[in-house]
């Protein structure tokens, strides 16, 4: 120069004018409350309207509602069946199914990616074509031995019955692979030496890997992302949660079960609580605050860790609408702007995506 792997940022910019939210101040002028003091009115707190003035005001997915939690209620709140997730080692976090780091398998020349990774000697179940036959198997082509019969009587036809699985065929796959011996002819049958299984040794917290030993003819294919076993973990609901005022109504009617009931807690049983419930007509009310943003919270020094990530110091104070707030106009600059708007709050994951900046690393090529 060209292919690429994998990290971090940013999310049009400046500059004016009018505008919208919240919140601090501070002054003036109004309203409501409430306290003092009062002869006539005056004052204080507080809340709210209007005018000023300072400050801030939507992401790196705000999106999916898909995991975990913080917070409220149930509710005094246990156990035990079903379910329901995860599943290699060690870590890390409030916690997770999230994340780092190492092992194993897989892909890639490579940097790197992927990975739903406990068991298949507990049982049960699944594999379409082909092929004999896909699991307690099995004989199509062969290959040994060869009977009954025929006969030109010959190294003749023939091929019952018995043994085989080394050679060929069919498949993604055919029950360890080469070589010798051996055998009617084969076959781990037997034996070398390569594989596989166990021990036992070294290295590691382990998963694991190594071996120059020993041992064993060698467990009988694959699928658990089938069912199934085994281990670990697991209350529900949900800010439309939940609490406070404050308004208005019919303290209404019919039924059904009632202490051996009945209800409350995700299914069900126990065990605990309570002591009235269930249902169905029919009226009334729906306004205001709180919950609500100071958090497992940001950011920078320092320091321990390979990392994730903790640990000290300092520093900031960073929306809080409720029919839903940050908008419109103008002038300029470019690299001409995708995806896309916070609704209790947090860690994550998954998804959509235009361009600009930039670390670090593989391969090729061609020149010095």
């Nucleotide at each position: 120069g060209g292919a690429g792997u994998u990290g971090g940022u940013u999310c049009g910019g400046c500059a004016a004018u009018c505008g919208c939210u919240u919140g601090g101040c501070u002054a003036u002028a109004g309203a409501u409350a409430u306290g003092a003091g009062u002869g006539u009115u005056u004052u204080u707190u507080a809340u709210u309207u209007a005018u000023g003035u300072c400050a801030a005001g939507a992401g790196g997915a705000a999106a999916g509602u898909c995991c975990g939690g913080g917070c409220u209620c149930c509710a005094u709140a246990g156990g035990g069946u079903a379910g329901a997730a995860c599943g290699c080692c060690a870590g890390a976090u409030a916690a997770c199914g999230u994340c780092u780091g190492g092992g194993g398998g897989g892909c890639g020349u490579g940097a790197g990616c992927c990975u739903a990774c406990g068991g298949a000697a507990a049982g049960u179940g699944c594999a379409g074509c082909a092929g004999a036959a896909a699991a307690u198997a099995a004989a199509c082509c062969g290959c040994c031995u060869g009977a009954a019969a025929c006969u030109u009587u010959g190294u003749g036809u023939g091929g019952a019955a018995g043994g085989u699985a080394a050679g060929g065929g069919u498949g993604a796959a055919a029950u360890g692979g080469u070589g010798u011996g051996g055998u009617a002819a084969g076959a781990g049958c037997g034996c070398a030496c390569c594989g596989c299984g166990c021990a036992a040794c070294u290295g590691g917290u382990a998963a694991c890997a190594g071996c120059a030993u020993g041992u064993g003819g060698c467990a009988c294919g694959g699928c658990a992302a089938a069912c199934c076993c085994c281990g670990u973990u697991c209350g529900g609901a949900g800010c439309a949660a939940g609490a406070u005022c404050a308004a208005a109504u019919a303290g209404g009617a019919a039924u059904c079960c009632u202490u051996u009931g009945g209800c409350g807690c995700g299914a069900c049983c126990c065990g605990c609580g309570c002591u009235g419930g269930a249902u169905u007509c029919g009226g009334g009310u729906a306004g205001a605050u709180c919950g609500c943003u100071a958090g497992a919270g940001g950011u920078g020094u320092g320091u321990g860790g390979u990392g994730a990530c903790g640990c000290u110091c300092a520093c900031c104070g960073u929306a809080g609408a409720u029919g839903a707030a940050u908008g419109a106009u103008u002038g300029u600059c470019c690299u001409c702007g995708a995806c896309a708007g916070a609704a209790c709050c947090c860690g994550g994951c998954u998804u959509a995506u235009a361009g600009g900046c930039u670390g670090a690393c593989u391969c090729c090529a061609a020149g010095c």